Model confidence (mean pLDDT): 82 of 100. Predicted 3D model of a 72-nucleotide RNA (transfer RNA) from a Candidatus Woesearchaeota archaeon. Taxonomically the source falls in Candidatus Woesearchaeota (Archaea, Nanobdellati). Its Rfam family is "tRNA". It is annotated as a transfer RNA. Rfam's curators write: Transfer RNA (tRNA) molecules are approximately 80 nucleotides in length.
């Protein structure tokens, strides 16, 4: 240096351009409990950044950043 792939809540992980952005774990509040734990109930997402297409973008395009594989 060149060509791919990926970036989603603490992790992990779905998501055919269309409402409130699904599920798992972990945590936080409440319930049970004598107290814990188990178990139920409820909360917990500026979708790497920045632009652009569009009535609308997690999803198209670009560039920027970050990580991986290849090849030189």
């Nucleotide at each position: 240096g060149c060509a791919c792939c990926c970036g989603u809540c603490g992790c992990c992980a779905a998501g055919c351009g269309g409402c409130u952005a699904a599920g798992g774990c972990a945590c936080a509040a409440g319930g049970c409990u004598g107290c814990a734990a188990c178990c139920c109930u409820u909360g917990c997402a500026u979708c790497a950044u920045g632009a652009g297409u569009u009535c609308g973008a997690g999803u198209c395009u670009c560039a920027u950043c970050g990580g991986g594989u290849g090849c030189u």